[in-house]
Molecule: c-di-AMP riboswitch aptamer (ydaO/yuaA leader)
Organism: Paenibacillus pectinilyticus
């Protein structure tokens, strides 16, 4: 530079939502994760048309009661039984809930959360970069 392979452990994927100790204990702390409050500088010039937050979950057009369709955008599978990453194209979603007249960023401190839910018969399509062996 080319060609071929992709072992073994360990289930895996969306997610912050996982771990480790202790406990009878669905309980309780520690680590990592991840939100939110909050100074100066900076930004802004607000205010029922209320307003902020978490989260991808939002804007616009038809329509106008609602459903619904469509464009923009964002977020997933594809890659969840397998070396990693990712493009195209193809598929799905875009909900739900909190705080209560209050929040801009934001060192220092405060302070909250670790839930839920799915996974094999083919887009298993077409490509690029890598990493490892031989």
């Nucleotide at each position: 530079c080319a060609a071929c392979a992709u072992a073994g452990a360990a289930g895996g994927c969306c997610g912050a939502a996982g771990u480790u100790u202790c406990u009878u204990a669905u309980g309780a702390a520690g680590c990592a994760c991840g939100g939110g409050g909050g100074a100066c500088c900076c930004a802004a010039u607000c205010u029922u048309u209320g307003g902020g937050g978490u989260g991808a979950a939002g804007c616009c057009g038809c329509a106008a009661u609602u459903a619904g369709c469509g464009g923009c955008c964002g977020g997933g599978u594809g890659a969840u039984u397998a070396c990693u990453c990712u493009u195209u194209g193809a598929u799905c979603c875009g909900a739900a809930u909190c705080c209560g007249a209050c929040a801009g960023c934001u060192a220092a401190c405060c302070u909250c959360g670790c839930a839920g839910g799915c996974c094999g018969c083919a887009a298993a399509a077409a490509g690029g970069a890598g990493a490892u062996g031989u």